[in-house]
This is a predicted structure of a 75-nucleotide RNA (transfer RNA) from a Myxococcota bacterium.
It was read from a public genome assembly.
Its Rfam family is "tRNA". It is annotated as a transfer RNA.
NCBI's taxonomy places the organism under Bacteria, Pseudomonadati, Myxococcota.

RNA sequence: GUGCCUGUAGCUCAGGGGCAGAGCACUGGAUUGUGGCUCCAGUGGUCGUGGGUUCAAAUCCCUCCAGGCACCCCA
Numbered sequence: 001g002u003g004c005c006u007g008u009a010g011c012u013c014a015g016g017g018g019c020a021g022a023g024c025a026c027u028g029g030a031u032u033g034u035g036g037c038u039c040c041a042g043u044g045g046u047c048g049u050g051g052g053u054u055c056a057a058a059u060c061c062c063u064c065c066a067g068g069c070a071c072c073c074c075a
Stems, first nucleotide, its partner, number of pairs: 001071007010024004018055001026042005048064001050062003
């Protein structure tokens, strides 16, 4: 350089046009002599950037950025 894959909550990921979710973590409470386990509730999101299509975009298209894999060239 070329091609492909990935990017969504603090972490691991789901969701692939019609209200953004789960588990863990975190906060508060119940339980307990204290803690853990368990249970209840809650907080937390520019869905990588910019643009386009659409009544409506995390989702479709384009650009760019970051990471990964393969290949090509040089050494």